RNA sequence: AACUUAUAAAGAAAGGUGGAGGGACUGGCCCUACGAAACCUUGGCAACCUGCCUUCAUGGAAAAGGUGCCAAAUCCGAUUCCUAUUUUAGGAAAAAGAUAAGUU
Numbered sequence: 001a002a003c004u005u006a007u008a009a010a011g012a013a014a015g016g017u018g019g020a021g022g023g024a025c026u027g028g029c030c031c032u033a034c035g036a037a038a039c040c041u042u043g044g045c046a047a048c049c050u051g052c053c054u055u056c057a058u059g060g061a062a063a064a065g066g067u068g069c070c071a072a073a074u075c076c077g078a079u080u081c082c083u084a085u086u087u088u089a090g091g092a093a094a095a096a097g098a099u100a101a102g103u104u
Base pairs, nucleotide, nucleotide: 001104002103003102004101005100006099007098013042014041015040016039017038021031022030023029026077027076028075043070044069045068048066049065050064052060053059074096079093080092081091082090083089084088
């Protein structure tokens, strides 16, 4: 980097350095000098993998280890379909991206 499978309306922030951007892309809409990104420290959330108990399958507890995460539903839409309606609302599926595990 590619592929496969699984998951997502839940949850969880303080401090320091820094000094203008950030929320993947695109259209919105937001966040941001009452301090963006990035980095560091400490804390926390969750429970995918590992480890523990249990089982035919499964299920359970914990949070030591490997990841991940800590504004907003993956922030919302983006393509197709359905319903109502009229230029919007609701619903379903997909695409794309993210994370984990595995494979190449």